[in-house]
RNA sequence: GUCGGACGCGGUGAUGGGGCAUACCACCUGAGCGUUCCCGCUCGAACCGCCAUGACGGCUGAUGGCUCCUGCUGCUGC
Numbered sequence: 001g002u003c004g005g006a007c008g009c010g011g012u013g014a015u016g017g018g019g020c021a022u023a024c025c026a027c028c029u030g031a032g033c034g035u036u037c038c039c040g041c042u043c044g045a046a047c048c049g050c051c052a053u054g055a056c057g058g059c060u061g062a063u064g065g066c067u068c069c070u071g072c073u074g075c076u077g078c
Base pairs, nucleotide, nucleotide: 010028011027012026013025016069017068018067019066020065024064030043031042032041033040034039049059050058051057
């Protein structure tokens, strides 16, 4: 210097928000620039549902999972 692995910070998981107790599960986890440290900015990765069709079209769900709140929908009571 290069490659691979592990851990940590951070990020992601088809419609909003909070929590998950030693971060519940899975995945990504690199590059460049600026700056007095902290840090900030840009780009990249994970991610962006299912069925059918040449096309038109059809379907499920506010969870990745659990739970709470909010929104929407149905039924019942006051």